[in-house]
Parts: sequence; C1' cells; structure tokens
RNA sequence: GCGCCGGUAGUAUAGCGGUAGUACGCGGCCUUGCCAAGGCUGUAACCCGGGUUCGAUUCCCGGUCGGCGCA
Repeated sequence: GCGCCGGUAGUAUAGCGGUAGUACGCGGCCUUGCCAAGGCUGUAACCCGGGUUCGAUUCCCGGUCGGCGCA
C1' cells in the first nucleotide's frame, strides 16, 4: 500500500428498514441474626461525516480505530 471482518450501556454480546434486547455491573426494595446467594424493580448504549428512504443500528459512499491476510 491492497483486500476481508468488526466498532452497540462501565464490560461482554444479539439485533437482514419501523419501540435497541440479554447477561454481568451499578442503585433501591424483599429475604437473613450478619454476609453471600436468591427474588422484584430501576439505571445506562448504536465510532464520525455524507447519501438513499416516509423512516437507517440495519442499505450505499468516505473517514477513523481494532483484528486477520497479502505484498
């Protein structure tokens, strides 16, 4: 330099055009003599810029960061 894959709550991960989900974490409550475990509930996210569309996390283009391959 070229190609391919990926970037989503604090962390990990799902989501093939219409309300962004799950687990852990964190806060509150219940339970216990206390802690842990458990139950209920709350909290917080789409890498950046443009395009297509009534509507984009999703499709297209460019950028950027990470991984792999080739040179």